Transfer RNA from an Armatimonadota bacterium, 76 nucleotides, folded computationally. Model confidence (mean pLDDT): 81 of 100. Its Rfam family is "tRNA". Rfam links the family to the GO term triplet codon-amino acid adaptor activity. It is annotated as a transfer RNA. RNAcentral holds the sequence, with entries from ENA.
This record gives sequence, structure tokens and C1' cells, in this order.
RNA sequence: GCGCGCUUAGCUCAGUUGGGAGAGCGCUACCUUGACAGGGUAGAGGUCACUGGUUCGACCCCAGUAGCGCGCACCA
Repeated sequence: GCGCGCUUAGCUCAGUUGGGAGAGCGCUACCUUGACAGGGUAGAGGUCACUGGUUCGACCCCAGUAGCGCGCACCA
């Protein structure tokens, strides 16, 4: 340099044909206990990497940018 893939909650990851943003773990409060652990109930937490475009409507489609990973090429 070329190609491919990935980027969604604090972490690990789902996500649909374009229309509701989610799970597990973690966190907070309460209940349970003498206390802890465990269990139960409820809750908080998101610029869906960024910019632009298409569309009535975009996490999803298109283009570009950035970061990460893999392969290939180059390497006096």
C1' cells in the first nucleotide's frame, strides 16, 4: 500500500425485512439475616465509533474518516 472483518450499557455480546434499543454479569436501593454470603423485588446506566447521504423513518442501506484484528504485497 491492497483486501476482508469488527466497532451497540462499566465488561462480554445479541439484534430484526428499515419502524419497540436489549440480554447476561456488574452497579444502586429495598426485602430477607444478629451480621455476612446467598436469594427475591425494583431501578439507574446508551451520541448504536465519527461525518455526510438515501428514506416519511437508519444500529440496520450507501460514501468517506478513525481505531482494532486477520491475510496479502513491499522492504535498501